RNA sequence: CGCUAAAUUUCGCACCGAGCGAAAACGGGGGAACCAUUCACAGGGGCGAAGAACAGCCGGUCCUACGGCUAUCCGGGCCAGACUCCUGCGGCCCGAGCCCGUCAGCUAACCUCGUAAGCGUGGCAGG
Numbered sequence: 001c002g003c004u005a006a007a008u009u010u011c012g013c014a015c016c017g018a019g020c021g022a023a024a025a026c027g028g029g030g031g032a033a034c035c036a037u038u039c040a041c042a043g044g045g046g047c048g049a050a051g052a053a054c055a056g057c058c059g060g061u062c063c064u065a066c067g068g069c070u071a072u073c074c075g076g077g078c079c080a081g082a083c084u085c086c087u088g089c090g091g092c093c094c095g096a097g098c099c100c101g102u103c104a105g106c107u108a109a110c111c112u113c114g115u116a117a118g119c120g121u122g123g124c125a126g127g
Base pairs, nucleotide, nucleotide: 001120002119003118004117008024009023010022011021012020013019025115026114027113028112029111030110035105043103044100045099046098047097051073052072055070056069057068058067059066074095075094076093077092078091079090085127086126087125088124089123
């Protein structure tokens, strides 16, 4: 100077060790009526793009269960020519992880939580 993400800015106190608190901004959850649902240990649910169906192979299981690889569909991100957005083509990647704890559809008022972490891309055309 850029990227993913909501994850930034300001102020006060303290401190000279990165702490505590508040506000704004951005983001998430809970929560009526109406509407929707017909669930029920095969528990259920939340954040997130991180899913679906089933085709094959390998391992496992014989407990309504599973994992890996290839492929299909689908979802997400980046490619800075002052800035932002959209579209097309092309290129390069991701489809994880974590949490609640028997409990939550939507949801006005209202209540409540977070502001981390990890990285280094640079092609063209039109609006």